The prediction has a mean pLDDT of 76. Glycine riboswitch aptamer from a Deltaproteobacteria bacterium, 102 nucleotides, folded computationally. Of the family's consensus pairs, 85% are formed in the model. Its Rfam family is "Glycine riboswitch aptamer". Rfam's curators write: This family represents the bacterial glycine riboswitch. It was read from a public genome assembly, where an Rfam model found it.

[in-house]
RNA sequence: AUUUUAUCCUCUGGAGAGAGCUUUAUAAAAGGCCACCGAAGGGGAAAGCCCAAGGCCGUCCGUCAUGGGUAAUCUCUCAGGUAAAAGGACAGGGGAGCUUUC
Numbered sequence: 001a002u003u004u005u006a007u008c009c010u011c012u013g014g015a016g017a018g019a020g021c022u023u024u025a026u027a028a029a030a031g032g033c034c035a036c037c038g039a040a041g042g043g044g045a046a047a048g049c050c051c052a053a054g055g056c057c058g059u060c061c062g063u064c065a066u067g068g069g070u071a072a073u074c075u076c077u078c079a080g081g082u083a084a085a086a087g088g089a090c091a092g093g094g095g096a097g098c099u100u101u102c
Base pairs, nucleotide, nucleotide: 001101007096008095009094010093011092012091013090018034020033021032022031023030035082036081037080041078042076043075044074048070049069050068051067052066054064055063056062
């Protein structure tokens, strides 16, 4: 200097669902109760894909059942959330940066 997966910083956008009832004491927080949401985080798992050994086949390919591995915006609703604020998966802009090359 260039490239740049993961990772990090910053800016912008960013959904869903009761401003529920009740106790202390108005809101928030905390306790109890009822009803809901899924996009912090977390858990779950396989039609498919990969691997293993075994059977079928002279061998390979292929195929059959078994075992193991593998994910999400799926699913659960533990956590979190259900006016605003805050948070927020994810997306875009800007930047840092492992590594590589000179």